[in-house]
């Protein structure tokens, strides 16, 4: 200097705020207002976390030749700042980016 594969979807956790509930204060109390330096419900929510469903890649075996069914395999992953958005914030998006090895 040059290259850059790593699927998808759901359900959760780590983590994250404050629309809405709750909850604690105040007030003019069928309610309103303030507070996430409020444990929490609803919410957001991972490539570099975790289950599982589907997918793909190879073998096998059975086929009405379209395809079906078994099996193995699906690895590794250090990483800012800034900036993005329903209320708002994050291991969310930009991004397996920039950099680093």
């Nucleotide at each position: 200097c040059a290259a850059u594969u790593g699927g998808u979807u759901u359900u959760c956790u780590a983590g994250g705020g404050u629309u809405c509930c709750g909850u604690a204060g105040c007030u003019a109390u069928c309610a309103g207002c303030u507070g996430g330096a409020c444990u929490g419900g609803u919410c957001c929510g991972a490539g570099a976390g975790a289950a599982a469903a589907c997918g793909u890649a190879u073998g096998a075996u059975u086929u009405u030749c379209g395809a079906a069914u078994c099996a193995u395999a699906u690895a590794c992953a250090c990483g800012g700042a800034a900036g993005g958005a329903g209320a708002a914030a994050a291991g969310c998006c930009u991004g397996g980016g920039a950099g680093a090895u």